The prediction has a mean pLDDT of 77. Predicted 3D model of RNase P RNA and transfer RNA as a complex of 465 nucleotides. Rfam match: Bacterial RNase P class A. Rfam's curators write: Ribonuclease P (RNase P) is a ubiquitous endoribonuclease, found in archaea, bacteria and eukarya as well as chloroplasts and mitochondria. By type it is a ribozyme.
């Protein structure tokens, strides 16, 4: 210098003007005005996990259902984090892993001879038995049969390499590697290492049914609590409740008359429609309002423990709480990036310094709160480590 | 804001681990007809909303995103 790798962080700054919201103080004509102070994020997002909180249910245990899954630790808890083990990728730093169990049931298409009590298509052999030739030695047929070394199929074919052995072969035998069992050592453990024995046990799949260990009651701030209009309906009380007929045991209902009000442009008659109760109190409850609602597993600094996640102790700080939803707009200037232009430098080449102009500056916005995960993110800063090349 | 469900061609849809992803409508082409309609025949998914994983193999199983719909004041 180039290429990479892990971690931490910023993600526009300053000032002016005009606004928005909350709190406190003051004024006030009670609606506002003035002053001071606070006012989005690393993800506020997705709502994927876990908790706090609230209401409902609940003796305890089990079944069902759901989640989780190497080991040890952290935590309020976790599908989270840290450390370690094992497996895989990479030269390496480093990264990735739903990483328990195949005893039972199910499935393994196509291809292939055979796909799970293994299997003989091609090939090899045919020692042995059989048949034929031959006097015999021997030769032939490949009939019985042997053979998983080779070919071929497949994602997968019952250990691998080498040697011996054999008719040909084969853990048939041997050495090494792999594997299994037992023992020992180290480790809290996952596991690792060593030794002895065994000739090989017999495929995959549980993000198929299932088994085993551990965890989980349900709903969610539109949870829930309080205050409480108008109208209707409920309960109680007070006052009022014309006349007649009919129906009904009754509460009550129907019809007619009278009364009151309205309409028919005004008035009268007539006609039509309506009313026959009013007021007070109480309780439920809707609109609406208040609380829940921001002091919290909080942040920062220091010291200590721990490899670390994290924990303990001390000090300091208060840091949005709106409720259809505020946190904005604009101007100036600075910063970063890009484009072409100009001046200067330059071996008039690559390019470099400077200037002004134009364009751009991401993803996205709290809604009960907190711990995580995941996803989106222009550009930039710091830093650990690795590999390659050069120089000293 | 919270909770639940769905996504297969232009439309409606079956398929729930395996052979070329059924079927109907619409569309296009052909046959028939003087021309149409009807009828008959043929055609279309490079993968099932997207990406990744499990598996020999994924529309189907799992995870994360995207889009749509419904319920609760």
């Nucleotide at each position: 210098g180039g290429a990479g790798u892990g971690g931490a962080c910023c993600g526009g700054g300053u000032g002016g003007u005009c606004g928005c919201u909350c709190g406190c103080c003051g004024g006030u004509u009670u609606g506002c005005c003035g002053g001071c102070g606070g006012g989005a994020g690393g993800a506020a997002a997705g709502u994927c996990c876990g908790g706090a909180c609230u209401c409902c249910a609940c003796a305890g245990g089990g079944c069902a259902g759901g989640g989780u899954g190497c080991u040890g630790g952290g935590u309020a808890a976790c599908c989270c984090c840290c450390a370690g083990g094992c497996g895989g990728a990479g030269c390496g730093a480093u990264c990735c892993g739903a990483c328990a169990c195949c005893g039972g049931c199910g499935c393994c298409a196509c291809a292939g001879a055979a796909a799970a009590c293994a299997a003989a298509c091609c090939g090899c052999c045919g020692a042995u038995g059989g048949c034929c030739c031959g006097a015999a030695a021997g030769g032939g047929c490949u009939c019985a049969g042997g053979u998983a070394a080779g070919g071929g199929u497949g994602a997968a074919a019952c250990g691998g390499u080498g040697g011996g052995g054999u008719a040909a072969g084969a853990g048939c035998c041997c050495a090494c590697c792999g594997c299994g069992u037992c023992u020992g050592u180290g480790g809290u453990g996952a596991c690792a290492c060593a030794g002895a024995c065994g000739g090989c046990a017999g495929g995959g799949u549980a993000a198929g049914c299932g088994u085993c260990g551990c965890c989980c009651g349900g709903a969610g701030c539109a949870a829930g609590a309080c205050c409480a209009a108008a109208u209707a309906g409920g309960a109680g009380g007070a006052c009022g409740c014309c006349c007649g007929a009919c129906c009904g045991c009754g509460a009550g209902g129907u019809c007619g008359g009278a009364u009151c009000g309205g309409c028919u442009g005004g008035c009268c008659c007539g006609g039509c429609c309506g009313a026959g109760g009013u007021c007070c109190u109480c309780g439920g409850g809707u609109a609406g309002g208040u609380c829940g609602c921001c002091c919290g597993a909080a942040g920062c600094c220091c010291g200590g423990g721990g490899u670390a996640a994290c924990c303990c102790g001390g000090g300091c700080u208060c840091c949005a709480g709106a409720g259809a939803a505020a946190u904005g707009a604009u101007c100036a200037u600075c910063c970063c990036c890009g484009u072409g232009u100009c001046u200067g430098c330059g071996u008039c080449a690559a390019g470099c310094c400077g200037a002004a102009a134009c364009g751009g500056g991401a993803c996205a916005g709290a809604a009960u709160c907190c711990g995580g995960c995941u996803u989106a993110u222009a550009g930039g800063u710091c830093u650990u480590c690795u590999c390659c090349a050069g120089c000293g | 804001g919270g909770c639940g469900c769905c996504g297969u061609a232009c439309c409606c849809a079956a398929g729930u681990g395996g052979c070329u992803a059924a079927g109907g409508g619409a569309g296009c082409a052909g046959u028939c007809u003087g021309c149409a309609a009807a009828a008959c025949u043929g055609c279309g998914a490079u993968g099932c909303g997207g990406c990744g994983g499990u598996u020999c193999g994924a529309a189907c199983c799992c995870g994360c995103c995207c889009g749509g719909c419904g319920c609760c004041u």